Small-subunit ribosomal RNA, 5' domain from an uncultured prokaryote, 513 nucleotides, folded computationally.
Its mean pLDDT, the model's own confidence on a scale to 100, is 86.
[in-house]
Context: one part of a larger RNA
Formats: sequence, structure tokens, C1' cells
RNA sequence: GGAUGAACGCUGGCGGCGUGCCUAACACAUGCAAGUCGAGCGGGAGUUAAAUUGCAGCUUGCUGCAAUUUAACUUUAGCGGCGGACGGGUGAGUAACGCGUGGGUAACCUACCUCAUACAGGGGGAUAACAACGAGAAAUCGUUGCUAAUACCGCAUAAGACCACAGCAUCGCAUGAUGCAGUGGAUAAAACUUUAGUGGUAUGAGAUGGGCCCGCGUCUGAUUAGCUAGUUGGUAAGGUAAAAGCUUACCAAGGCGACGAUCAGUAGCCGACCUGAGAGGGUGAUCGGCCACAUUGGGACUGAGACACGGCCCAAACUCCUACGGGAGGCAGCAGUGGGGAAUAUUGCACAAUGGAGGAAACUCUGAUGCAGCGACGCCGCGUGAAGGAAGAAGGUUCUCGGAUCGUAAACUUCUAUCAGCAGGGAAGAAGAAAGUGACGGUACCUGACUAAGAAGCCCCGGCUAACUACGUGCCAGCAGCCGCGGUAAUACGUAGGGGGCAAGCGUUAUCC
Repeated sequence: GGAUGAACGCUGGCGGCGUGCCUAACACAUGCAAGUCGAGCGGGAGUUAAAUUGCAGCUUGCUGCAAUUUAACUUUAGCGGCGGACGGGUGAGUAACGCGUGGGUAACCUACCUCAUACAGGGGGAUAACAACGAGAAAUCGUUGCUAAUACCGCAUAAGACCACAGCAUCGCAUGAUGCAGUGGAUAAAACUUUAGUGGUAUGAGAUGGGCCCGCGUCUGAUUAGCUAGUUGGUAAGGUAAAAGCUUACCAAGGCGACGAUCAGUAGCCGACCUGAGAGGGUGAUCGGCCACAUUGGGACUGAGACACGGCCCAAACUCCUACGGGAGGCAGCAGUGGGGAAUAUUGCACAAUGGAGGAAACUCUGAUGCAGCGACGCCGCGUGAAGGAAGAAGGUUCUCGGAUCGUAAACUUCUAUCAGCAGGGAAGAAGAAAGUGACGGUACCUGACUAAGAAGCCCCGGCUAACUACGUGCCAGCAGCCGCGGUAAUACGUAGGGGGCAAGCGUUAUCC
């Protein structure tokens, strides 16, 4: 000099864009953050209409009331489907194939989406909801009975896909891969609808996303030198979507290490960011990619995908309810509270846009997101007026008492109106054939009238280092980044006048180059 997620002191006008718990991965009141589909299903409730029946009134074929049935519409607790594995948070752990980079998979999977081929025949048994009864303070649960489906289960059918046997051709670095044809075996399905469509099953291909493996790179310590028994390899079996001691049995005795094993400490990694002429050094906030975690530890279930933040089970600590028998909970989601701390914001508005989930759609949900609020926390821009004005006014300071200086500074004259304030108008962002649809927001922006009015501080002045005098103090009080100032004439302390620097900031502290 530059930089910062900064903090502290003094001061503080406006706007735009960013940014804001670095500490206790401490504990959390309250609200919200993941639902959706009635065009899969049976019920329940409500409304309307029609028909039938009954009763009442009479105008004798109408009105009113009630019940039943049917239909339509609305709604939705349950069964069922898809989604809750995305999005959002945090950095505790991890020195590792975790990350980065380059390869491999002849060792793999992939819901939804796209393309292609073929198919959808015929049956069955349940169960929730519901009803009745019962247990319990509650959470919730039991027994009996009834019922549906795109829920569940057989049967049939099905191939260049799967399994077994065996053949030919081409190719590959090997295990082998690909193509063609044969025999045998096994395997599927679901319908709905407003007739526009939407779905279902099998197989192949694509796309997308992922799993696994390998080369290289990736902090410090030798005052850590030896480490290792599933350990290293083989055979067999199991296991996985898949290679593999991944697991088990048996056999062998290997494997790693001064090119630093093991142990200990520290740490999420990267794109990037800061600095620097570069080489380097430092950092890993915001934004983007990957990883890990979800009170602590363990486990699996479901599923295309999890060993799952707002799912389940067990154990532990903590908190809450209890009728003491037993139950409920998990903000490292968005706000917010306590605590810790030098220190870090609103219990806001909206789904209008972008995106996501569900749905045929309308639409619903979305603390993702878009916005607003608070903070000079940062960067950038603007303003606090402009021109003229010497009687060099008054006043302050100083003085050799002549003067010098503040100083064109002020007054005064003439202008201007950015910003703020007032009034009027007023968006784009909104896309589809049209209509309708804006949280922000009466915001941005435009116009008009009006007043110099409402808007300057902070640090420094001995040298480094730009900027000097007076008074006070008297090794005191104090200053200080270093050298050093202060003991009676202090340009170094304190105050004043003057001056220098930066400016809505200026200094200090901390950290990095």
C1' cells in the first nucleotide's frame, strides 16, 4: 500500500447493487417450511332436481311438510397411486479414492421422459373405511360382522430379452465381446373418462442420474520406527445391481514401511477469493460443483433410488404430559426466544414471475424463489449550493502595537433546484386465440410549483510524514507505531487559533499478502 462475513470510538443526508451467528453441531416457546389426485375405489356428510308414498290445507289438482328411491353437484376421514431420496440447512466428523484431474466398467443399476416392437384372455380370496361391543386418563388398541378398487393372488398366452445345453462367423491385451441360427425351461398386465385422450404389461434402444475400480495430486510432527490375524494371497461356498476378504470355512505365510508405514495433531475438498511484476504466500464467507451430517449411537423396512432432516425400530441423555399403569418430542428449514460472544437482521408480503411435486385439466401446495423490513457491513454514484462581492467590516488569534492572519471567507447582490419534502400522471416485468391474472407498488420513471432552505465530520501537524504559533503544566499530568518527548521559554502532554489529509465517513484494533 492492498484486502476483510469484521468489531470498537466519534460522526452521520440520499440512492443503487451486494451482504449479515466466523462463538455453543448449545437448548428451544409459537407459527409456517410436502403434498397432491374424486378422471383408481367403496363409504360418510351437505345442497339441488325428479319420481313414489304418507299427512295437512283447501281453490279437487295444486300448495306445504315428512319419508324412501334415483340422478347431478360440492366436500373428504380411509384404501390406492405418485411425490415425501428433490428443493432448503450445517461443516460436527473425515488426511480418505473424501476432493481435484485423467481413465476404466469385457464387473453394474436407472422411476418419471423419448423412440421402437408385441400384448392386455379368464378367474379368485381378502381388507381398511363403516357398524356393534369392549379396554384405556391419554396416546391408542382389541374382538365380531359388512364391502370396493389401477390394492392383493393363482391360471392362460408371450419373444432375436432371461436360464441350461451345444454350433458357426467376426473381433479383442486376457478373463472374453458381438452377430446369426437350434433344442428345452421359466416369466406379464388395469383400467378410467366429459370420446379429445390418459394410463397398464413385456422387451430393446436412447437420454438423464448414479454405483464401483484405477494412475497422479492433496497440511504438520521422527521429541511417533516399526505396523498388520480377515491381516496378504489362494480354493470353495455365500452375498450384491455389480468387481472384491465384502462375509464364512479350509490352505499357504504373507502384506505395508526412511520414496515416512503406524501413531498423534489440525482440517470438509474444489471452481474460486485476497495479495504479488511474476514465481509464490494466505484464505475456502456469499455464488457454483462434490462430500459428510440431521439430539448421541446402532439397525433395517419400503422403494427405481435412502439405510431416509420435518419416516420406522432399539438403546442413551435431555425436555414435556400423566388418573403413575403409561405416553409425546427433536429448528445444522424460514422467522423468532434464551444462552454464549467484541459481534451478525423481521415471529413481514406473495405464489404475480422463475422453478419444483401432484393432477387430463381447472387448480392445490411450495419460508425454494420473487420481494419488502433492519444494519454506513462493503462497493459505486450524488448532494450539503453557484457566480459576483475589499469598507479587506465586526469578532477571534497573534503582535516588535506599526501590523499580520482567519479572508472572498461572511454580510450583500444575482442565479440554480440535484437530493429530501409537496402536488399531478404512472409503468415494463404478463407469457398462450381471447378474456382474466403484479407481492413488489401508487414503487421506478415523467411533469409542475416552491424554498439556499433540511444535510460535515473525523484524524493528524518533532523525524519517518503533508501540516506552527500562543497559553497552561513543570520527569507531574500525560503522549507513544519506532526513534523518543515532559525536571519553567515543550512546534512531541492539555486547550485555543491557524494549517495538512481524507470525507458520509474518519481513526483504532485484529488477521492475511